[in-house]
Glycine riboswitch aptamer, 130 nucleotides, folded computationally. Model confidence (mean pLDDT): 75 of 100. Rfam family: Glycine riboswitch aptamer. About the family: This family represents the bacterial glycine riboswitch.
RNA sequence: AUGAUGGUUGCGGGAGAGACCCUUACGGCAGGGAUGAUUUUCCGUCACAGACGUUAAGGGCACCGAAGGGGUAAACCAUACACAGCCGGGUUAUGGUGAAACUCUCAGGUAAAAGGACCGUGCCCGGACA
Repeated sequence: AUGAUGGUUGCGGGAGAGACCCUUACGGCAGGGAUGAUUUUCCGUCACAGACGUUAAGGGCACCGAAGGGGUAAACCAUACACAGCCGGGUUAUGGUGAAACUCUCAGGUAAAAGGACCGUGCCCGGACA
């Protein structure tokens, strides 16, 4: 059993916090310089190069908590001490186990996208109570 808790997957919802700064490279390029050609302009080549960038690497400060990870209460367990004739319960100390959206910020993140705890729902798996 008109299928619980749970798992997987699709769909919908889903917060916070600098599109921060610096260096190097790269890209593109205003500009002037040299040079070739030319009557001149236009144009070609060479190196330089500011502002700029949904780029890459590295660094810095600030900030966020809802991937993951760490910490923690009650409670429970163990040991020891004290009480006790026994059963036994209580107290204290130490140690262990011990949740979260709390806390830390290791990791992750700080425009959009992606990701995202969690919530709702469909398929599938699975088979608890009765």